[in-house]
RNA sequence: UGAGCUGGCCGGGUGGUCGCAGCUGCGGGAGCCGAAAGGCUGCAGCUGAGGAAAGUCCGGGCUCCGCAGGGCAGGAUGCUGGAUAACGUCCAGUGAAGGCGACUUUAAGGAAAGUGCCACAGAAACAUACCGCCUAUGGCUUGGCCAUACCUUUGGUAUCGGCCAGGAUCAGGCAAGGGUGAAAUGGUGAGGUAAGAGCUCACCGGCGAAAGGGUGACCUUUCGGCCGGGUAAACCCCAUCCGGAGCAAGACCGAAUAGAGGAGCAAUGAGGCGGCCCGUCUCGCUCCCGGGUUAGGUCGCAAGAGGCGGCGGGUAACCGUCGUCCCAGAUAGAUGAUCGCCACUUUUAGCGGUAUUGCCGCUAAAAGUACAGAACCCGGCUUACAGGCCGGCUCAGGUU
Numbered sequence: 001u002g003a004g005c006u007g008g009c010c011g012g013g014u015g016g017u018c019g020c021a022g023c024u025g026c027g028g029g030a031g032c033c034g035a036a037a038g039g040c041u042g043c044a045g046c047u048g049a050g051g052a053a054a055g056u057c058c059g060g061g062c063u064c065c066g067c068a069g070g071g072c073a074g075g076a077u078g079c080u081g082g083a084u085a086a087c088g089u090c091c092a093g094u095g096a097a098g099g100c101g102a103c104u105u106u107a108a109g110g111a112a113a114g115u116g117c118c119a120c121a122g123a124a125a126c127a128u129a130c131c132g133c134c135u136a137u138g139g140c141u142u143g144g145c146c147a148u149a150c151c152u153u154u155g156g157u158a159u160c161g162g163c164c165a166g167g168a169u170c171a172g173g174c175a176a177g178g179g180u181g182a183a184a185u186g187g188u189g190a191g192g193u194a195a196g197a198g199c200u201c202a203c204c205g206g207c208g209a210a211a212g213g214g215u216g217a218c219c220u221u222u223c224g225g226c227c228g229g230g231u232a233a234a235c236c237c238c239a240u241c242c243g244g245a246g247c248a249a250g251a252c253c254g255a256a257u258a259g260a261g262g263a264g265c266a267a268u269g270a271g272g273c274g275g276c277c278c279g280u281c282u283c284g285c286u287c288c289c290g291g292g293u294u295a296g297g298u299c300g301c302a303a304g305a306g307g308c309g310g311c312g313g314g315u316a317a318c319c320g321u322c323g324u325c326c327c328a329g330a331u332a333g334a335u336g337a338u339c340g341c342c343a344c345u346u347u348u349a350g351c352g353g354u355a356u357u358g359c360c361g362c363u364a365a366a367a368g369u370a371c372a373g374a375a376c377c378c379g380g381c382u383u384a385c386a387g388g389c390c391g392g393c394u395c396a397g398g399u400u
Stems, first nucleotide, its partner, number of pairs: 001396010012342007020048007030041004050371001054382002057380005062246004069278004074242005079093005094108001095106004109237002114235002116231003130178002132174003137171002140167007147159005186204006205227002207224007250299004259289001261288005269283005306325008343369012
């Protein structure tokens, strides 16, 4: 200087004018709205959207139901150890895969409990020989030599005889080579063999055993030729965990009202407890028809598993302790409009510096300033994001 990996932060600022919403204080009397409960109007002060408020994917707090218990079914998670209110989240590790590396990803328990599946291709996918290799061994066949016997004796014929050198490949041997495929009796190399094969050896892989290290997942070393598989984000097995419904939860206030209505079941019953069973609680329950209120008002509603800072513990996530602060609560839904200055980005033009295009700085003009708005709250995950700033680490080149 360039190319990368990873963590954190900001994401417009400022001044003025007018306008909103909440809370607190003063005034606390009058006016207005309303059937009522209740609400509104004045002045001052303070405060007023996010890192994701989005998605509604997980986990909870809280509210109500419910004697919430046991079991089955169902669902979720799935390497180890920790953190947490909890989690499918986070931290730290281990294994595997990718990358030169910093790092990234991980659906990472069990295939020897069982059942499935591995299409097509290929000879063959719980098994196997299509192409091919070999001729040691048995057989076929050619030549030579030897031996024996016989004969018509420069020789010839015969022999399931023997030896040597060949030929072809019937029997046989092979799974090393080639082909098919995601995967073909572990891989590479050497020896050996008729040709081959863990047949033998070296290294590596898997499996098993022992010793050592570690809380553990697992790792290291040594030994052993023990060596057909894969698939469980297939069914399944194992371990751990799981009540339900949800702020339109729920509580209170006000106002109004019609049930001599019908049908069914009825303690061997009905209803409640997510589905089912047991158990348990209650005594009536279910359905239909009809009537009243019905966009009434207030609470829930923000002081928290809270923010910030110091100290201590811990590799860290996080925990403890001390101090300090109060930072939105709307309900057709508040935080807006306007003017000026500044900031950042892009483009154009000019000027200056420097190692030329390049880069940096200044001036002027124009355009633009991302994703996007609470609705009970919190911890996460996922997704979107113009631009800018800070830190750590890796690789390559150059210089000193």